A computed fold for a 68-nucleotide RNA from Stichopus horrens, annotated as transfer RNA. The sequence is in RNAcentral, with records from ENA. The coordinates come from a structure-prediction model, not an experiment, and the mean pLDDT is 81. Taxonomically the source falls in Stichopus (Eukaryota, Deuterostomia, Aspidochirotida, Stichopodidae).
RNA sequence: AAGGCUUUAGUUUAGAAAAACAUUGGACUGUCAGACCAAGGACAUGAGUUAAAAUCUCAUAAGCCUUG
Repeated sequence: AAGGCUUUAGUUUAGAAAAACAUUGGACUGUCAGACCAAGGACAUGAGUUAAAAUCUCAUAAGCCUUG
C1' cells in the first nucleotide's frame, strides 16, 4: 500500500431492542452474606436509499487477519 472480517447497556451474547452478570432503590435479617421485587442504562461516527434501517449502500475511526 491492497484486500477481507468485526464494532449493540459497564462486561458477555441474542436480534423482536431482549437476556445474564454488574449498578441503584425497596422489602426480609440484630449485622454482613444470600435469595426476592423494581428502576435506569446501548445499535462506533456521519451521510444516503426506503412508508419504515441494528440490519441495505457509501465515507471516516478503532481492532484483527492475509498478501506484498